[in-house]
Context: one part of a larger RNA
């Protein structure tokens, strides 16, 4: 040093935190609170019993025997040992049982029942795969697939300018192809003494009016699509504030509910409440740096090896250490 046993008084002062420990632990009987979704919560909390013996009463029972009552015995100790819930109180996140980083992360993340949306008429959409050919389904919109939300309740406001989808087709632009005419090289030919010019067709380069879908421009509508959801300046008979007005921008200027919050920088904001003191906690306020309504808002009983606060018990965490066993070490053999 490891592991393990006690420990006077104190009892969490330890410490980021009760981490560890220690403590609770069985069956019967009593008896149980908020608050709830009426199921639970609930082993709620919280008391009380508990061994062995008896020829005796009573019940059950066909007996064995079992319960109840008298009465009685013995230890420190009777759930005599091993096994064998620590409990309550407030908050936040996730409804919930479940799943996950195999070997640092078990969770408020991922799934989920439930909601919504959008897509598919079946040789379906969507996926695999170069085709065959398979899944999708031996199914058929009460059904398949993709995206978002994430039990219940109560609700989901405004903006289609942008971007994305849908729909529209009248104008504008617009490929490839087609193409009327144009310009070019060649040359049978004609001229010429000759160099040379001119030069039809035919091939050939080029050049092109006009012809040309979708698209994109336009016109619609769609936000549980992908987002977005304002400045200033005044104003009431104390102050103060502003239920009123002005103004300038916007597509529209954040409703409802929450709000110093897993979100608040200033901030340990401010009151309150718990402590003898509390940057945390819990109620409020609202000045939202920079919540916010399915990238869903706000609540919610249950339920969590979750995350935070406080309390009861309980203890070597601690004050502050001692003391014992086993073992490693170390010495000597």
């Nucleotide at each position: 040093c490891a592991c393990g046993g006690c420990u006077a008084a104190g009892g969490a002062a330890c410490u980021c935190g009760g981490c560890a420990a220690a403590a609770u632990g069985g069956u019967c009987u009593c008896g149980u609170a908020a608050c709830u979704u009426c199921g639970g919560g609930a082993g709620a909390a919280g008391a009380g019993a508990c061994g062995c013996c008896u020829a005796c009463c009573c019940a059950a029972g066909c007996a064995a025997u079992u319960g109840g009552g008298a009465g009685g015995c013995c230890g420190c100790a009777g759930a005599g040992a091993a096994u064998a819930g620590g409990u309550c109180c407030a908050g936040g996140c996730g409804a919930c049982u479940g799943u996950u980083u195999a070997g640092c992360a078990a969770a408020a993340a991922c799934a989920c029942a439930g909601g919504a949306c959008a897509c598919u008429g079946c040789a379906a959409a969507g996926c695999c795969g170069g085709a065959a050919g398979g899944c999708g389904c031996a199914g058929u919109a009460u059904a398949g697939u993709g995206u978002c939300u994430g039990a219940c309740a109560c609700c989901u406001g405004c903006c289609c300018g942008g971007u994305g989808c849908c729909g529209g087709a009248a104008g504008g632009u617009u490929a490839a192809g087609g193409a009327a005419g144009g310009g070019g090289g060649u040359u049978a030919g004609c001229a010429g003494c000759a160099a040379u010019g001119c030069g039809a067709a035919g091939c050939u380069c080029u050049u092109g009016a006009c012809u040309g879908a979708a698209g994109c421009c336009c016109c619609g509508g769609u936000a549980a699509a992908c987002g977005g959801c304002g400045g200033c300046c005044g104003u009431a008979a104390c102050u103060a504030u502003a239920a009123c007005g002005g103004u300038c921008c916007u597509a529209a200027g954040g409703u409802a509910g929450c709000g110093a919050a897993a979100u608040u920088c200033c901030u340990u904001g401010u009151c309150g409440g718990g402590u003898a003191a509390g940057u945390u906690c819990c109620g409020a306020c609202c000045u939202g740096c920079a919540c916010g309504a399915a990238u869903g808002g706000u609540g919610u009983a249950a339920c969590g090896a979750u995350c935070u606060g406080g309390a009861c018990g309980c203890u070597g965490u601690c004050u502050c250490g001692g003391c014992c066993g086993u073992g490693a070490g170390c010495u000597c053999g």
Molecule: large-subunit ribosomal RNA, domain IV
Organism: Bacteroidetes bacterium UBA2359